[in-house]
């Protein structure tokens, strides 16, 4: 050097053009409930890796790059 796979809240993930104002779970936060802590319930803050393309319309599809992983030489 060369093909292949992946990138989404602080972690882990769902999404397969429009119903997405990006959804769940665990952390965090606040409030209720206890004397108190846990545990429970309710509320909240929090993400589409960067560029160009295709379309009316891109987190989705295609290039190009950057991090990750796998296999080859």
């Nucleotide at each position: 050097g060369c093909u292949c796979c992946u990138a989404u809240c602080g972690u882990c993930u769902a999404g397969u053009g429009g119903c997405c104002u990006a959804g769940g779970a665990c952390a965090c936060g606040g409030c209720g409930u206890u004397c108190u802590c846990a545990a429970c319930g309710c509320c909240g803050g929090a993400a589409c890796c960067g560029g160009g393309g295709u379309u009316c319309g891109a987190u989705u599809c295609c290039c190009c790059g950057u991090g990750g992983g796998a296999g080859c030489a």